Model confidence (mean pLDDT): 82 of 100. A computed fold for a 74-nucleotide RNA from Zingiber officinale, annotated as transfer RNA.
RNA sequence: GGCCCAUUAGCUUAGUUGGUUAGAGCGUCGUGCUAAUAACACGAAAGUCGCAAGUUUGAAACCUGCAUGGGCCA
Numbered sequence: 001g002g003c004c005c006a007u008u009a010g011c012u013u014a015g016u017u018g019g020u021u022a023g024a025g026c027g028u029c030g031u032g033c034u035a036a037u038a039a040c041a042c043g044a045a046a047g048u049c050g051c052a053a054g055u056u057u058g059a060a061a062c063c064u065g066c067a068u069g070g071g072c073c074a
Stems, first nucleotide, its partner, number of pairs: 001073007010026004019057001028044005050066003054062001
């Protein structure tokens, strides 16, 4: 220098041939239960879907560039 893959909540991740409000588990917080803790039950907070721009009536998804991480080739 070229090519490929990944990037979504604090962590691990689902959702990808564009369509209604972006979900789950763990964790955190609150309440209940208990003498108390754990477990269990109920509830809540937490996401500009890596960043920017483009296409589209509509983008997490498609195009382009950039960034970070990993891999292959030279």
Its Rfam family is "tRNA". By type it is a transfer RNA.
The organism belongs to Zingiber, within Eukaryota.